[in-house]
Context: one part of a larger RNA
Molecule: small-subunit ribosomal RNA, central domain
Organism: Erythroxylum rotundifolium
RNA sequence: AUGGGCAUAAAGCAUUUGUAGGUGGCGUUUUAAUUCUGUUGUCAAAUCCCAAGGCUCAAUCCUAGACAGGUGGUGGAAAUUACUAAGCUGGAGUACGAUAAAGGUGGAGGGAAUUUUUGAUCGAACAGUAAAAUGCGUAGAGAUCGAAAAGAACACCAACGAUGAAAGCACUCCAUAGGGCCGACACUGAUACCAAAAGACAAAAGCUAGGGAAGUGAAUGGGAUUUCAUACCCUAGUAGUCUUAGCCAUAAACGAUAGAUGUUGGGUGCUGUGCAUAUCGACCCAUGCAGUGCUAUAGCUAACACGUUAAGUAUCCUGCUUAGGGAGUACGUUCACAAGAACAAAACUC
Numbered sequence: 001a002u003g004g005g006c007a008u009a010a011a012g013c014a015u016u017u018g019u020a021g022g023u024g025g026c027g028u029u030u031u032a033a034u035u036c037u038g039u040u041g042u043c044a045a046a047u048c049c050c051a052a053g054g055c056u057c058a059a060u061c062c063u064a065g066a067c068a069g070g071u072g073g074u075g076g077a078a079a080u081u082a083c084u085a086a087g088c089u090g091g092a093g094u095a096c097g098a099u100a101a102a103g104g105u106g107g108a109g110g111g112a113a114u115u116u117u118u119g120a121u122c123g124a125a126c127a128g129u130a131a132a133a134u135g136c137g138u139a140g141a142g143a144u145c146g147a148a149a150a151g152a153a154c155a156c157c158a159a160c161g162a163u164g165a166a167a168g169c170a171c172u173c174c175a176u177a178g179g180g181c182c183g184a185c186a187c188u189g190a191u192a193c194c195a196a197a198a199g200a201c202a203a204a205a206g207c208u209a210g211g212g213a214a215g216u217g218a219a220u221g222g223g224a225u226u227u228c229a230u231a232c233c234c235u236a237g238u239a240g241u242c243u244u245a246g247c248c249a250u251a252a253a254c255g256a257u258a259g260a261u262g263u264u265g266g267g268u269g270c271u272g273u274g275c276a277u278a279u280c281g282a283c284c285c286a287u288g289c290a291g292u293g294c295u296a297u298a299g300c301u302a303a304c305a306c307g308u309u310a311a312g313u314a315u316c317c318u319g320c321u322u323a324g325g326g327a328g329u330a331c332g333u334u335c336a337c338a339a340g341a342a343c344a345a346a347a348c349u350c
Base pairs, nucleotide, nucleotide: 004321005320006319008303012318015200016199017198021194022193023192025088026087028085031082033081035077036076037075038074039073040072041071042070043069049065051063053061092188093187094186096183097182099180104176105175106174107173108172109171110154114150115149116148117147118146119145120144121143126135163168206247207246208245209244210243211242215241216240220236221235222234223233259316260315261314262313263312266295267294268293269292270291271290272289273288274287299306324349325348332343333342334341335340
């Protein structure tokens, strides 16, 4: 490089927007670049192939010839790709009417619990564990009843549920702006899909500067356990966890499954919405669209499994892979305050 692949064997970028680029709906029209086809020039000889001839045969030698292919000229065809012109509405979008939701941001409010402070009652333990001890307590703890403050998180509802591109998102209310689904009838008329580069967003931990600090808790001290115990268990406890502004850019960032568009037999749930039926109104029954689960046919798979939400069957585009280790390391470059991140080898070994 080719061929084959990427759920679990090596392999889908964490997600998304999007430039170049690649690909692209239906029916007509034009051209003939692409494509197909006729004819013709040319592609030295030798060699190869093939048919004769000749050294007694063979190798060798000699003569004649073709297919296929490359390239140029010229004639033709018009289905496909492309181009030209005017169209179409099914893809895509806009407007309209409804609708569901823990989707985002900002603000305000709430109760339970915890801890602390304080007042009162009480009087010897409490706490902790497999068992203990460190710890706390007569300077009155723990327990019970009042009052106050603070910070963080929001029981039940709650679901195999909803929503968001992913990360994520749940007390209640208000404000603000975003996306989705459904519906009928209008409008635009291919405006689409994918996507190097680039941009945006991105859990936790970590970093910088303010604030905050109830609980929890890396580090650390002490008590146990143990041969040891730099651990598991207990008692304390700093950073952190919270917030504001700014960095960092990584996760088993997982469905270990990139995105889009078609297509292919059922059963059974849930969510949103429509239609029909029913009814006083609902449930029920039948059915469409969008999403989210389970089961399982065909098919596929090395197996496990997947199975209309495909890992079936097809098309388009992109990323990635090529035995194990060395190594996601060294060097170098870019980025970062740093920690580090990104790009990314080889020797050697087996």